[in-house]
RNA sequence: GCGCUGAUAGCUCAGCAGGAUAGAGCGCGUGACUACGAAUCAUGAGGUCGGGAGUUCGAAUCUUCCUCAGCGCA
Numbered sequence: 001g002c003g004c005u006g007a008u009a010g011c012u013c014a015g016c017a018g019g020a021u022a023g024a025g026c027g028c029g030u031g032a033c034u035a036c037g038a039a040u041c042a043u044g045a046g047g048u049c050g051g052g053a054g055u056u057c058g059a060a061u062c063u064u065c066c067u068c069a070g071c072g073c074a
Base pairs, nucleotide, nucleotide: 001073002072003071004070005069006068007067010026011025012024013023019057028044029043030042031041032040050066051065052064053063054062
């Protein structure tokens, strides 16, 4: 230099042949339970889906550029 893969909640990930309020587990807050904790149960908060632009009535999803990480080729 060229190609491929990935980036979504604090962490690990799903969702990715476009569709209506973006999810799970763990963690965190509150409450119940308990003598107090742990465990369990209930409930809640937390995201401009890596960044910019484009296509579209509509984009996490498609196109393009950039950043970062990994792999391969030279």
Transfer RNA from a Paracoccaceae bacterium, 74 nucleotides, folded computationally.